[in-house]
RNA sequence: AGAAGUUUGAUCCUGGCUCAGAACGAACGCUGGCGGCAGGCUUAACACAUGCAAGUCGAACGCGUGUAGCAAUACACGAGUGGCGCACGGGUGAGUAACGCGUGGAUAUCUGCCUUUUGGUUCGGAAUAACCCCGGGAAACUGGGGCUAAUACCGGAUGGUUCCUACGGGAUAAAGAUUUAUCGCCAAAGGAUGAGUCCGCGUACGAUUAGCUAGUUGGUGAGGUAAUGGCUCACCAAGGCGACGAUCGUUAGCUGGUCUGAGAGGACGAUCAGCCACACUGGGACUGAGACACGGCCCCGACUCCUACGGGAGGCAGCAGUGGGGAAUUUUCCGCAAUGGGCGAAAGCCUGACGGAGUGACGCCGCGUGUGGGAUGAAGGCCUUCGGGUCGUAAACCACUGUCAGUGGGAAAGAUGGGUGUCGGCGCGAUAACCGCCGGCAUCUGACGGUACCUGCAGAGGAAGCCCCGGCUAACUCUGUGCCAGCAGCCGCGGUAAGACAGAGGGGGCAAGCGUUGCUCGGAAUUACUGGGCGUAAAGGGCGCGUAGGCGGGAUGGCAAGUCGGUCGUGAAAUCCCUCGGCUCAACUGAGGAGCGUCGAUCGAAACUGCCGUUCUUGAGGGAUGCAGAGGAGACUGGAAUUCCCGGUGUAGCGGUGAAAUGUGUAGAGAUCGGGAGGAACACCGGUGGCGAAGGCGGGUCUCUGGGCAACUCCUGACACUGAGGCGCGAAAGCGUGGGGAGCAAACGGGAUUAGAUACCCCGGUAGUCCACGCUGUAAACGAUGACGACUAGGUGUGGGGGGGUUCAGUCCCUUCCGUGCCGCAGCUAACGCAUUAAGUCGUCCGCCUGGGGAGUACGGCCGCAAGGUUGAAACUCAAAGGAAUUGACGGGGGCCCGCACAAGCGGUGGAGCAUGUGGUUCGAUUCGAUGCAGAGCGAAGAACCUUACCUGGGCUUGACAUGUAGGAAGUAGAAACCGGAAACGGGGACGACCUGUUAAGUCAGGAGCCUACACAGGUGGUGCAUGGCUGUCGUCAGCUCGUGCCGUGAGGUGUUGGGUUAAGUCCCGCAACGAGCGCAACCCUCACCCUAUGUUGCCAUCGGGUUAUGCCGGGCACUCUUAGGGAACUGCCGGCGAAGAGCUGGAGGAAGGGGGGGAUGACGUCAAGUCCGUAUGCCCCUUAUGUUCAGGGCUACACACAUGCUACAAUGGCCAGUACAGAGGGUUCCCAACCCGCGAGGGGGAGGCAAUCCCACAAAGCCGGUCUCAGUUCGGAUUGCAGGCUGCAACUCGCCUGCAUGAAGUCGGAAUCGCUAGUAAGCGCAGAUCAGCAGGCUGCGCUGAAUAUGUUCCCGGGCCUUGUACACACCGCCCGUCACACCACGAAAGCUGGUUGUACCAGAAGUCGCUGAGCUAACCGCAAGGGAGCAGGCGCCGAAGGUAUGGUCGGUGAUUGGGGUGAGGUCGUAACAAGGUAACCGUA
Repeated sequence: AGAAGUUUGAUCCUGGCUCAGAACGAACGCUGGCGGCAGGCUUAACACAUGCAAGUCGAACGCGUGUAGCAAUACACGAGUGGCGCACGGGUGAGUAACGCGUGGAUAUCUGCCUUUUGGUUCGGAAUAACCCCGGGAAACUGGGGCUAAUACCGGAUGGUUCCUACGGGAUAAAGAUUUAUCGCCAAAGGAUGAGUCCGCGUACGAUUAGCUAGUUGGUGAGGUAAUGGCUCACCAAGGCGACGAUCGUUAGCUGGUCUGAGAGGACGAUCAGCCACACUGGGACUGAGACACGGCCCCGACUCCUACGGGAGGCAGCAGUGGGGAAUUUUCCGCAAUGGGCGAAAGCCUGACGGAGUGACGCCGCGUGUGGGAUGAAGGCCUUCGGGUCGUAAACCACUGUCAGUGGGAAAGAUGGGUGUCGGCGCGAUAACCGCCGGCAUCUGACGGUACCUGCAGAGGAAGCCCCGGCUAACUCUGUGCCAGCAGCCGCGGUAAGACAGAGGGGGCAAGCGUUGCUCGGAAUUACUGGGCGUAAAGGGCGCGUAGGCGGGAUGGCAAGUCGGUCGUGAAAUCCCUCGGCUCAACUGAGGAGCGUCGAUCGAAACUGCCGUUCUUGAGGGAUGCAGAGGAGACUGGAAUUCCCGGUGUAGCGGUGAAAUGUGUAGAGAUCGGGAGGAACACCGGUGGCGAAGGCGGGUCUCUGGGCAACUCCUGACACUGAGGCGCGAAAGCGUGGGGAGCAAACGGGAUUAGAUACCCCGGUAGUCCACGCUGUAAACGAUGACGACUAGGUGUGGGGGGGUUCAGUCCCUUCCGUGCCGCAGCUAACGCAUUAAGUCGUCCGCCUGGGGAGUACGGCCGCAAGGUUGAAACUCAAAGGAAUUGACGGGGGCCCGCACAAGCGGUGGAGCAUGUGGUUCGAUUCGAUGCAGAGCGAAGAACCUUACCUGGGCUUGACAUGUAGGAAGUAGAAACCGGAAACGGGGACGACCUGUUAAGUCAGGAGCCUACACAGGUGGUGCAUGGCUGUCGUCAGCUCGUGCCGUGAGGUGUUGGGUUAAGUCCCGCAACGAGCGCAACCCUCACCCUAUGUUGCCAUCGGGUUAUGCCGGGCACUCUUAGGGAACUGCCGGCGAAGAGCUGGAGGAAGGGGGGGAUGACGUCAAGUCCGUAUGCCCCUUAUGUUCAGGGCUACACACAUGCUACAAUGGCCAGUACAGAGGGUUCCCAACCCGCGAGGGGGAGGCAAUCCCACAAAGCCGGUCUCAGUUCGGAUUGCAGGCUGCAACUCGCCUGCAUGAAGUCGGAAUCGCUAGUAAGCGCAGAUCAGCAGGCUGCGCUGAAUAUGUUCCCGGGCCUUGUACACACCGCCCGUCACACCACGAAAGCUGGUUGUACCAGAAGUCGCUGAGCUAACCGCAAGGGAGCAGGCGCCGAAGGUAUGGUCGGUGAUUGGGGUGAGGUCGUAACAAGGUAACCGUA
């Protein structure tokens, strides 16, 4: 040292992406008080105006000018000769992958100034700048003549511990100055410092760079250098480097260190320090101790500037500064006071090194912006449940303090040294002076800077922002917005209630900063050395043989490379760490210590590895003896079957399919018999049997041949294992050449299927399948599991061999080795699973993986005849892609089981007319809602006005309705006539008030009412996707869960599964479960039987009375019935079935049986199901209108479509006449009797009834009789006309009923579809709610009263178990490809264009070197001539830029073209996921 988010409905794992940390030479946004310390062009090694950055010495030399002096001379200045310096210091990182750097060694070398030692410093000579004169030039500059000095130059001599030597000898130095003491000069040898060169090791990426090399590698000789060396040259040899990565390409200065990290590592190489390289690009040398030289020279080139056009000048990658580039980086400052450097004897001069200041929050560190008190918790803001909460002791206010900034005063350290004066001492000396040295005192010298620091004064006065608040991640509310605007690091927010946008209030974090962006490390064990993996997640090579390499059995002796230990050297300083110290602290800094390595040297140890010997047998191999086998290759051979051909028999079909058709057949098929041809494959045996390395191998015989196993324990003696490259083998398909071709069969043709069908099915059919030879080299080449070895419980099959026992017998048993299966413990695993044939525990070696897509693609290479194979990326894009397991859901998966689900029946709907509802259309409006089942005779149990929500028009505005506050009015509120008006309403005003208390009193006060104003009312306006409540539906289906325990890492499982049984998770049995809850059932209501009680209004058996007749009357309560209470049914009893049980089945008894019929009752949940228009309700909206009122209209429209009904189509009927039998209800604004009128609806009438009393009220179908006679009818009644009735203010739009007349469609209904299992269906009528009136609808009621169920294959719905799944919004799921459109990146491409580089050649500047040198020349020799020596010039080698030709390589661009990715919605199909509807997938065509 770990901890987070994100794949899923949930889980575990794999795996990527993302966040929190630290850091920065940073930049950008907002903001900004002070100080200290540090740092500041990362880009254009782009171009530079201007100034400065290297000079100094008169104690080396001559000259000129000025000053002083009479002069000699002195001083100062100037240009020049000469010396030293300019090779340091300063800048930059272009180049460089290299002995460049780092580290450790080596030596064949040089080294100015410094230092030590020794010796020397002699005699001469000739010039030349400056200066003077004459010229050329615009300038830069320069030519000629003349004079002159030196520490400039030259010669001679001498000479040593110098150099050379053929040992005789030869060669080679010097400079003086000033003054008297030093400073110089020359030679030599040391030292120190610095430099050169060589070597070991370390030092980026790419193999889609595999071969590179001619001075190349070595030798001999020579040249060259300070010095080794192919450094160069001649000759000779043919080497050298490379898989331990040469060569080539790309990138890069290296290091100390810096950042990060627990570390190991990773990334970086600003500032500081060491080394290297470079100085406009390229080349070159000169001078010098040192350079191939940043502020030197020459040349080529590019660029800039000057010019009189002839010619010249320049090089900020020094300090400032400018332009440019860029996201971005400072002043044309002060000073040499300090430190350091150059020159000088010194004073001193020079120094953009340096010391400082300036600038920018760029960084680190420190300080401040106040402190204490202060509650009515002020005002104000924000929120609010309206009570309050919060900002908040925060402010105000009171008391204090004084850092920083401001202002005034004081005031350092950084200063040592040196000069001058004076004093003292020493040295030299003539022991004088001068001079030199040392010391004391005095004085002078500070850029920063009147700065640090100290102190007086005044006054809280001048000093806070930035980011964030959905999770990660610390911090929440309101408003606005409405998938818009926007946010976003990842997940993701925003579509009207957003803690995620924007603003505000509040809060959190950091703070002179805060955020953002970029980059690095971390987290990331996500490249795994520390420290990962490969059965299914990415990952074992298809298999073998084997090279290099890696690794390797037992014993023993030696060596000491690895290894271990001691000592020594080195590992610069700075940095990091520790300790102590200095700035008030800190940052910063000083000192000391520690630390830092694959380093080097040396001494030692010998266990292990290694190396060299000797030896062993267990690893490995061999021998001899047996055994099994579809192991391989070749040759030969056999029968069955298919097809074809020939012949016989024989006749109409055959064949094929889901069904067909194409096809075939009367020219004789198919069928059957006989004969023949040909090719391919080998039934039975045959087996999770055998063999092989894998691919793979199956009739039989023979030949050749590989491997394995067992037992014997005879031989060799570690010979072994693995195996990068390499070599070989390698299914099918495919390719080449030549054969062969029966069957099968891509392509192709035809027939079907289908919306289509380039398919699945059928009929044909060619490559191919077969053989030989050659290629290809891939597969889901799989055990998705590399090879070898060792170890680690067992059980049970099977193949081969051996041993023992046993038997008639390989008959059985035991045991052992090898092979091949299954089950299973420990252990492992994410789980599934593996488990002596490991996926366990270990060892050795090889191969491979690092998110998904793009893509096994592109480009390049290699291989191939081709197809293609192999090797194998990137841009771009996504926040996942995956594995295993879990729960569901689903399946044109399986099993079991239910339901009027089908089937069996009965009656309907769909056709007609009409009614009602809906869609649609129309309209000023046709108000709104309900929309598969589960909307549509639904909300609506009843729209003429009303209702009413809609439309048109007319009115009202505190309102039609509620509450409150304030004020007001007195014939007030109210209100009849009358007028206008469609009404509302307006005008009008006869009349005319109320309640409580109080008073003499309508006197006062209050209330109600009224008016005005204000709060507010009101809204059937929106949102059922903000809600409550209620309801529908799955479904009266049998399910849904919990506690504890147990199992599993977990989601979760178990229980609830299993065997029976049931209507039922009903019950029984079993069981790691044991119990429990909500559901089921029961308890409730009703009907069916009985008993008890009750007896009017009900009933009437018995008794009595009465009537033509009737419980009509007395009476009675037996019966029926009413209303209550109780009983009764429980598989209780018997037989059978069931192991037992639960239960089932049959029977007895019973009014009733196995739930007796019906009802009420609806689990967890699903459908964002329905309802804001029943009511309630959040939010939004309207407020002289979306409120309210009135009149009229509309909701009643009508080409059409659908749903639900009614009536029918007739004779099981219609009509006429007669006649019988209910139940349950309703009735006072009501039901209405008798009676009368009317054909009737109805009217009149009024008895009775608030009801077991009266009324509605005749039930109808039925039964009996008659008629009609199959017809659009005596069926059917629509439609229409006329005449009426009723309700109501009012029946025109738009009610119901009656009578007469009219008489439509319709003759039983296509595809399809509904209800019903018994008092049910069907038929028949009756009542009620709503209601003034209006029912064919609805809700109830009874009357008549069937048929059928063999059964569960199929359709639909449901339950349980199981299986598959890529579904989880859950199959109305998911999802693939083409095409079309838009955008993006990439590949190819005729070419065009640029960079870089190779090769060959041309050309050849400057320059070194060599040759030449007839021209030229002061020193030396010589009297001279001339010589020596040198120079110019010429030639040659090399040689930069340049050019020509031709290659390599890397970019840019390119008409067109190719695929790929992304995109909410497009088109076509349906490939995959379920048996995905033809199982899927791999390779190939």
Annotation
The RNA shown here (small-subunit ribosomal RNA) has 1485 nucleotides and comes from an uncultured bacterium. The RNAcentral record of the sequence draws on ENA and SILVA. Its mean pLDDT, the model's own confidence on a scale to 100, is 86. Its Rfam family is "Bacterial small subunit ribosomal RNA". Gene Ontology terms of the family: ribosome and structural constituent of ribosome.